[in-house]
A computed fold for a 384-nucleotide RNA from Solimonas sp., annotated as Bacterial RNase P class A. The organism belongs to Solimonas, within Bacteria. It is recorded under the gene name rnpB. The prediction has a mean pLDDT of 76. The sequence is in RNAcentral, with records from ENA. Of the family's consensus pairs, 92% are formed in the model.

RNA sequence: GGAGUCGGCCGGGCAAUCGCCGCCGCGCAAGCGGGGGAGGAAAGUCCGGGCUCCACAGGGCAAGGUGCCAGGUAACGCCUGGGCGGCGCGAGCCGACGGAAAGUGCAACAGAGAGCCAGACCGCCGAACGGUGCCGCAAGGCAUGCGUGGCAAGGGUGAAACGGUGCGGUAAGAGCGCACCGCGAGUCCGGCAACGGACCGGCAUGGCAAACCCCACCUGGAGCAAGACCAAAUAGGGAAGGACCGGCGGUGACGCCGGACACGUGGCCCACGUGCCUUCCGGGUAGGUUGCUGGAGCGGCGCAGCGAUGCGCCGCCUAGAGGAAUGGUUGCCGGGGCGCCUCGCGCGCCCGCACAGAACCCGGCUUACAGGCCGACUCCGUUU
Numbered sequence: 001g002g003a004g005u006c007g008g009c010c011g012g013g014c015a016a017u018c019g020c021c022g023c024c025g026c027g028c029a030a031g032c033g034g035g036g037g038a039g040g041a042a043a044g045u046c047c048g049g050g051c052u053c054c055a056c057a058g059g060g061c062a063a064g065g066u067g068c069c070a071g072g073u074a075a076c077g078c079c080u081g082g083g084c085g086g087c088g089c090g091a092g093c094c095g096a097c098g099g100a101a102a103g104u105g106c107a108a109c110a111g112a113g114a115g116c117c118a119g120a121c122c123g124c125c126g127a128a129c130g131g132u133g134c135c136g137c138a139a140g141g142c143a144u145g146c147g148u149g150g151c152a153a154g155g156g157u158g159a160a161a162c163g164g165u166g167c168g169g170u171a172a173g174a175g176c177g178c179a180c181c182g183c184g185a186g187u188c189c190g191g192c193a194a195c196g197g198a199c200c201g202g203c204a205u206g207g208c209a210a211a212c213c214c215c216a217c218c219u220g221g222a223g224c225a226a227g228a229c230c231a232a233a234u235a236g237g238g239a240a241g242g243a244c245c246g247g248c249g250g251u252g253a254c255g256c257c258g259g260a261c262a263c264g265u266g267g268c269c270c271a272c273g274u275g276c277c278u279u280c281c282g283g284g285u286a287g288g289u290u291g292c293u294g295g296a297g298c299g300g301c302g303c304a305g306c307g308a309u310g311c312g313c314c315g316c317c318u319a320g321a322g323g324a325a326u327g328g329u330u331g332c333c334g335g336g337g338c339g340c341c342u343c344g345c346g347c348g349c350c351c352g353c354a355c356a357g358a359a360c361c362c363g364g365c366u367u368a369c370a371g372g373c374c375g376a377c378u379c380c381g382u383u384u
Base pairs, nucleotide, nucleotide: 001380002379003378004377005376006375007374008373009372010371012333013332014331015330016329017328018327020037021036023034024033025032026031039355043366044365046364047363048362049361050360051223052222053221054220063219064218065217066216067215068082069081070080071079072078083097084095085094086093087092098214099213103212104211105208106207121155122154123151124150125149128148129147130146131144132143133142134141135140163181164180165179166178167177168176182203183201184200186199187198188197189196190195227290228289229288230287237281238280239279240278241277242276244259245258246257247256248255249254261275262274263273264272265271297316298315299314300313301312302311303310304309334353335351336350337349338348339347340346
């Protein structure tokens, strides 16, 4: 100097002026003054918790979720450290990463044979038994691959052919023997564990659990429009008192029956139903108050720990409103783009300039993001 990896941070600044939403003070009020007012993701609402109401003895089944090991945490599907596997020269990155030797199931076509100990199409062999031919007096020998056979190296099929490569061995072959690699419900050692190492075993046990399933652990439901309190008008509920005519019962309070009147259903009659006034009580609607922001809070320092994190001390207060404010304009600086160029870091013009925007509150994850800053580390080149 170039190319990268990981982590952290900022994400326009200052001023003037006009507004917007809470809070405090003054004021009868109008208003005046002071002070505060978005984010790293406020987002998606995907996980986990606090809080609130409802449900709930305990246990089991079902359903859903999580899934290498250990730790952290209020909790998690998050984080940290470690193991294993894959990628990268490397710094590093990625991983639904428990069990296939409990059981069930799945795999087209091709192929001789495809899941239990399965299979021989081409091929290889001539050791064994038989046949045939030749030689030999005979025992037998030689030849032949013809029958019975032996084999699975090579070819072929396939995603996959029952460990792989090599040497030895053999009639030809074969873990038949050996070396290395792979494999193993073996033994020992290290580690809390995942797992690793050494020795041993000639090799048996293919894959799929993001198929059913098995194992271990976890899980009640709804959500601040949760919930709590205060509480009109109108209608409806309850209680008490009062109210038209007649009859009956009763000492009475009152009860029962009938009628009249009004309203409703209905075209009308009959019929059926309802009934007025005053006071009080309770539920509940509108409305208001609360929940509401001081909290698993933020900053600094120290201690413990590899770390996530925990503990202690000191300091700070930082939006809380209702469909909901946090904005507009101008100037200077910063940034970006274009042009001119006497190439000075010069002049002119243009762009308000990333993603986005609180709604009960926290911890995560994921996604979006112009431009810029800092730190640690890796590889390559050059110079000393």